FMN riboswitch aptamer (RFN element) from a marine sediment metagenome, 118 nucleotides, folded computationally.
């Protein structure tokens, strides 16, 4: 550097209300995709998914928009990343009642990861 294979998303309990609600309410709980960062990240930095827009006759490629959150303290050559503490976020469409956690697109798609070969 070039082919090829596999792998690649996870979580709700219990009371109220109510005609109806795992979706409000009230206690309490759980869960976090890739890659990078002087030391391990849902909230640093960036990427993928997702939504629009644009361009190509078009699968489908390309481009551009949009995309959510943290502090303090301590230890230490170094941590918004470890330890301690007390916050906070969560795409779209559906659901006889408003969703991170039910159902769906999705047996997909990937942003990477391992591995064979040459």
């Nucleotide at each position: 550097u070039g082919u090829c294979u596999u792998c690649g998303g996870g979580g709700c309990g219990a009371g109220g209300u109510g005609g109806a609600a795992a979706u409000c309410c009230u206690c309490g709980a759980c869960c976090g995709g890739c890659g990078g960062u002087u030391a391990a990240a849902g909230c640093c930095c960036g990427c993928g998914a997702g939504u629009c827009c644009c361009g190509c006759a078009a699968a489908g490629c390309g481009g551009g928009a949009u995309u959510g959150a943290g502090c303090c303290g301590g230890u230490g050559a170094a941590a918004u990343a470890c330890c301690g503490g007390c916050g906070c976020c969560g795409a779209c469409g559906g659901u006889g009642a408003c969703a991170g956690u039910c159902c769906g697109g999705a047996u997909g798609g990937g942003a990477g990861a391992a591995g064979a070969c040459g």

The sequence is in RNAcentral, with records from MGnify.